[in-house]
Molecule: c-di-GMP-I riboswitch aptamer
Organism: Acidobacteriota bacterium
RNA sequence: ACCGACCAAAGGCACCCCCGCAGCGAUGCGGGUCCGCAAAGCCAGGAGUCUCGCGGCCGAAAGGCCCCGAGAUCGUCCGGUUACCGAA
Numbered sequence: 001a002c003c004g005a006c007c008a009a010a011g012g013c014a015c016c017c018c019c020g021c022a023g024c025g026a027u028g029c030g031g032g033u034c035c036g037c038a039a040a041g042c043c044a045g046g047a048g049u050c051u052c053g054c055g056g057c058c059g060a061a062a063g064g065c066c067c068c069g070a071g072a073u074c075g076u077c078c079g080g081u082u083a084c085c086g087a088a
Stems, first nucleotide, its partner, number of pairs: 012037002017032006035075001041081003045078003048073006055066004
C1' cells in the first nucleotide's frame, strides 16, 4: 500500500404522521418528525405491488376478471454500480 468480519469512532439517511406545493392518480418535492437502515447512496435491467387509459367478457347497476400500453415504487425482492472506518 492492498484485502478485510465484528466491536468501536466520525458521521449519514429519515418510516408513519402533520403542513404546503405538483400530478387525473399511484406518487413525488419542501419543512417538521424520527420507525428503523452497514448501503434506507444511485440505477426501473428482471420480478412483485400500485395508478391511469384502450379493448374484450360477466353483471340490472355498482362493480369484477382478462389482455395491452403508459406511468409509479430502489424503505418489496433480485441484479448492477459507487462509497466512510479498518481487528486478526